Model confidence (mean pLDDT): 82 of 100. A computed fold for a 72-nucleotide RNA from a Methanocellales archaeon, annotated as transfer RNA. The sequence is in RNAcentral, with records from ENA. Taxonomically the source falls in Methanocellales (Archaea, Methanobacteriati, Methanobacteriota, Methanomicrobia).

RNA sequence: GCCCCGGUGGCUCAGUGGUAAAGCGCCACCUUGGUAAGGUGGAAAUCGCGGGUUCAAUUCCCGCUCGGGGCU
Numbered sequence: 001g002c003c004c005c006g007g008u009g010g011c012u013c014a015g016u017g018g019u020a021a022a023g024c025g026c027c028a029c030c031u032u033g034g035u036a037a038g039g040u041g042g043a044a045a046u047c048g049c050g051g052g053u054u055c056a057a058u059u060c061c062c063g064c065u066c067g068g069g070g071c072u
Base pairs, nucleotide, nucleotide: 001071002070003069004068005067006066007065010024011023012022018055026042027041028040029039030038048064049063050062051061052060
């Protein structure tokens, strides 16, 4: 330098055009003599950045950036 994969709540990740799911964690409450476990509810995601296409973009296109892998 070229090619491929990835970047989504604190963490691990799903979702591939119609405003984002789950697990763990966090907060409150219930339960207990108390803790753990369990149950109910809740907060938290500019979807890496910038532009384009579209009525509408996490999703498609272009550039950039970061991480991983491969080739030379």

It matches the Rfam family "tRNA". Rfam links the family to the GO term triplet codon-amino acid adaptor activity. The family's RNA type in Rfam is transfer RNA.